[in-house]
Order: sequence, then C1' cells, then structure tokens
RNA sequence: CCGUGCUAGGCGGGGAACUAGCGGUGCCCUGUACCUGCAAUCCGCUCCAGCAGGGCUGAAUUCCCUCUCGAGGUCGCCGUACUCGAAGGCCGCCCCCUCGAGCGACGUCGAGGACCGGGUCCCGCGCAGCGGCGACUCGCGAACCGUGUCAGGUCCGGAAGGAAGCAGCACUAAGCGAAUCUCGCCGGGUGCCGCGGAACGGCCUGGUCCGAGUCGCAGAGGAUGGUGGGCGCGGGUACGCCCCGAUCGACGGAGGGUGCACGG
Repeated sequence: CCGUGCUAGGCGGGGAACUAGCGGUGCCCUGUACCUGCAAUCCGCUCCAGCAGGGCUGAAUUCCCUCUCGAGGUCGCCGUACUCGAAGGCCGCCCCCUCGAGCGACGUCGAGGACCGGGUCCCGCGCAGCGGCGACUCGCGAACCGUGUCAGGUCCGGAAGGAAGCAGCACUAAGCGAAUCUCGCCGGGUGCCGCGGAACGGCCUGGUCCGAGUCGCAGAGGAUGGUGGGCGCGGGUACGCCCCGAUCGACGGAGGGUGCACGG
C1' cells in the first nucleotide's frame, strides 16, 4: 500500500417552551437522512443523561474536533395602540365663596330690604257653567188585542124600546219629533267665582316704613369636593421595528484527527 472480516461510531440537525438537569412525543425553522412499542391533566433517564427490541452501514466524500458562512428562533432597546395603578405629580373643566367697580341693563317716575295682605300650588264645602240622561210643555201617533161618541149595518122584541159594536171623529198609551224656560240625577285636566283649612319655599302683586343700590357677563383670588380631559411616572397585553445590542444556531465551505484481526 492492497484484499477479507470485525468493532467504536453513524443511520438527521437546530430553536423556543417545559424540566433540578438531559432527551423524547407535541409546536416552529431547515432539510430528506431505518423500522416497531411508550409518551403532554406526559414518557424515559441522571451529568457518559430517552428506555426496550430489531435492521442497515462501517474506519472514511459518510465518524469526531476546530474555524468560517449564515437560513431561522428568542431576549433586550426603540415606537404605536389599548389597559391597570398611584396618599395621586403638573395643568385643565364643573359646583361653591370673596373682590375692587371693567362692560351692559334697571333705578329718587323709588333699586333693594322689613312688616301686613293677596294671587299662583294642594285639600274640603258651596256656586256658576259645560256634557249626558230623565221629567215638564207642544206636536204626531192604535184596522183588531185603549177610552168616549158611535152613521150604516147586525142581534133581541108583536110593538115600545134595548144590546153588542165596525168604519169615522175626538182624546190618549207605548213610541217618535221640536225648541227655549223650569226642575231633578250623574260626570270633569271646566272656572280672573265664594268660604274655610294645610304648607311657609320660589315667583308675581297691593299698602306702610327705611333710603341707594341691584342683576347679568367678563376678570382676579381662594378652601373643599368631583371629573376623568391632557401631559408625565410605573406595570401589563398586542403589534411593529431587524436600525442597534445579546444569545442559540441548521445547511454549506476549509482544515485537522482517528481503531482491531488475518493474509499478501
């Protein structure tokens, strides 16, 4: 150096999360690189870190190490949106108080205040009125089953005379209509009405007294409370950012290293 047969090793890797730590199933990124069983309210191990069984390859392009490239992932910084928090940091807004007298209006033709009275609001009674109903008045109104009078006709009678009674007429019942007055009953978001009462605050008004301010707006200041409006502080969630920093890092590239036996 070559041939044959073995063994170590290899038969994907990585990220986040989980874990005391390691690996797996699951998710994600690369990539195509054995099979079966177990496994996310997990499964199996212990720093040499999946367990059990089987198969292929096998010391080199395939195994191990170092360097390099860099897909991709994660964290941080930064930005945006939302949300939570703070005896609440700052500013603003609202309610409230004070202030000279700025502007406007009213005011000796009396501001405003005090007293008395009245109205408005509520309750009770009464009155008036409105609406409805009924009675009264007038008119119409019954073929027969209302009244009165009952022509004709009918009946009784020898006659005299009597009886019932249709139509008609008159008056009425039920009912219908009319227009005012009057009377009665019922009702009300009726009333410049009357009497009495309740309440005691707002507004308006009349009389008496006092005699110069009153109201509105703006401005300034102020104690307390409220508001969540803006800014700021801290936390959380989501998205963005690959600009910056950190970390892990596949595939690829370069270099180096590494057995045993037999035979030639």